[in-house]
This is a predicted structure of a 77-nucleotide RNA (c-di-GMP-I riboswitch aptamer) from a Gammaproteobacteria bacterium. It was read from a public genome assembly, where an Rfam model found it.
């Protein structure tokens, strides 16, 4: 360094939904919750989808949609 997620171990995050904000919206932030994740860790570069505002273009969400990069445990070849 690098290959796989079977076994184990120790943990990690946190879907719906509820509440309080914040934003026009999509959604987002904290607290409670636990569908579910081997990167549900970071990124808006590419495609998608959503949203404003227009008139075919701009903004802007979304990484837990999909590829992609970067970095990261645990255990095995």
């Nucleotide at each position: 360094a690098u290959u796989a997620u079977a076994c184990a171990u120790a943990g990690c995050c946190a879907a719906a939904c509820c509440u309080a904000g914040u934003g026009u919206g999509a959604a987002c932030u904290a607290g409670g919750g636990a569908u579910g994740g081997a990167a549900a860790g970071u990124c808006a570069c590419a495609g998608g989808u959503c949203u404003u505002u227009a008139u075919u273009a701009a903004a802007g969400a979304u990484g837990g949609c999909u590829g992609g990069a970067c970095u990261g445990c645990a255990u095995u070849g």